Predicted 3D model of RNase P RNA and transfer RNA as a complex of 420 nucleotides. The prediction has a mean pLDDT of 75.
RNA sequence: UGACCUGGUCGAGCGGCCGCUGGUGCCUUCGUGCACGAGAGGAAAGUCCGAGCCCCGCAGAGCAGGAUAACGGCUAACGGCCGCCGGGGGUGACCCCAGGGAAAGUGCAACAGAAAUAAACCGGCUACCGGCGCUUCGCGCCGCGCCAAGGAUGGAACGGCGAGGUAAGAGCUCACCAGCAUGGUGGAGACAUCAUGGCUAUGUAAACCCUAUCCGGAGCAACACCGACUUGUGAGGCCUGCUCGGCCGCUGACACAGAAGGGUGGCUUGAGCCGGUCAGCAAUGGCCGGCCUAGAUAGAUGGUCGCUUUAGAAGACAGAACUCGGCUUAUACACCAGGUCACACA
RNA sequence: GCGGGUGUAGUUCAAUGGCAGAACACUAGCUUCCCAAGCUAGAUACGUGGGUUCGAUUCCCAUCACCCGCUCCA
Numbered sequence: 001u002g003a004c005c006u007g008g009u010c011g012a013g014c015g016g017c018c019g020c021u022g023g024u025g026c027c028u029u030c031g032u033g034c035a036c037g038a039g040a041g042g043a044a045a046g047u048c049c050g051a052g053c054c055c056c057g058c059a060g061a062g063c064a065g066g067a068u069a070a071c072g073g074c075u076a077a078c079g080g081c082c083g084c085c086g087g088g089g090g091u092g093a094c095c096c097c098a099g100g101g102a103a104a105g106u107g108c109a110a111c112a113g114a115a116a117u118a119a120a121c122c123g124g125c126u127a128c129c130g131g132c133g134c135u136u137c138g139c140g141c142c143g144c145g146c147c148a149a150g151g152a153u154g155g156a157a158c159g160g161c162g163a164g165g166u167a168a169g170a171g172c173u174c175a176c177c178a179g180c181a182u183g184g185u186g187g188a189g190a191c192a193u194c195a196u197g198g199c200u201a202u203g204u205a206a207a208c209c210c211u212a213u214c215c216g217g218a219g220c221a222a223c224a225c226c227g228a229c230u231u232g233u234g235a236g237g238c239c240u241g242c243u244c245g246g247c248c249g250c251u252g253a254c255a256c257a258g259a260a261g262g263g264u265g266g267c268u269u270g271a272g273c274c275g276g277u278c279a280g281c282a283a284u285g286g287c288c289g290g291c292c293u294a295g296a297u298a299g300a301u302g303g304u305c306g307c308u309u310u311a312g313a314a315g316a317c318a319g320a321a322c323u324c325g326g327c328u329u330a331u332a333c334a335c336c337a338g339g340u341c342a343c344a345c346a
Numbered sequence: 347g348c349g350g351g352u353g354u355a356g357u358u359c360a361a362u363g364g365c366a367g368a369a370c371a372c373u374a375g376c377u378u379c380c381c382a383a384g385c386u387a388g389a390u391a392c393g394u395g396g397g398u399u400c401g402a403u404u405c406c407c408a409u410c411a412c413c414c415g416c417u418c419c420a
Stems, first nucleotide, its partner, number of pairs: 001342009012308007020039002023036004027031001041317001045328002048326005053219001055217002060244004065215005071083004085099001086097004100210002105208002107204003121151002123147003129143006159177002162174003178200001180197007223265004229258001231257004236248004272291008347416007356370004364400001372388005393409005
């Protein structure tokens, strides 16, 4: 200098004026008032997971159904995060993996190919057996057979390769490699490594299924209270997949229920944010100090002017609706930190 | 805001993981004096991007678009 990798930041700043939505305070006046202060995001999005909260009387049992899947840790919890193991990709920094079980059972494997879980189409062999022929102690041919080494098909062909062996062959034997089982050593564990053994087991579980672990259902339009209306009912209702099992209630001057483009609460102080420090490889946790930071209900958070920064005020994705922790997706301009490879120069 | 569902040809719908089809519509030809009807032939698609698998419209994940329902009682 060029090409990359990983992690992160920002999402213009300050001020004036005019508006909008909440909050607090003030008043001889209670209002369409005045003053002060606050007012969208890193994803507020998708609603894909996990919780808080809340109701179904308690949240009970079984079946069905769903989710997850190496190991150790973090966490309120998780399908998230960190570390590590194994596998794969890259020269490398580094990245990716739904990563349990195919030796319980069932299903499927189109086309091609002789054959798709099972072998004789081509091919190799006549050592054994039977027959025939001949130039008769042998040779040739046919049959019965033997063979998975070679060819051809396929994503996949009955472990791979080499040597020995054989009639030809074959884990038939041996060395090495891959896989499986048992044992030793190391490790917290997944696992790694060494020794021994028998000689081998197609793929697919994001097909059914099996194993282990977890899950009761519903969601703030939940739910609670008040209610104009003058309405209804009186023996059944509820446990929101099914069954079991269970709960509440049942004649009345009392009980229960409904109900408005109704009202109030739920509603924003919370597993909260910022800074420092300690423990830990890290995720994360402990301690100390500081801070209060939207709460609407047809839905506010806007407009305009000036200055600064800039080449130029300028622009990307996008708008809270009960609240958190994650994941995923979208994102202009600009910036920071660490690292890799190649080339050149010193 | 919350919950659920669907994407296949121009339109309405099919297809068990193994060559994507039907009807109407469209185009061309035949038929007719011309049109319609009829006959023959043809073109056109799995919303998008990844993954699993030998192989994906189908199975899984993400995304995009569209549709439906939502106080309580009856």

Rfam match: Bacterial RNase P class A. It is annotated as a ribozyme. Rfam's curators write: Ribonuclease P (RNase P) is a ubiquitous endoribonuclease, found in archaea, bacteria and eukarya as well as chloroplasts and mitochondria.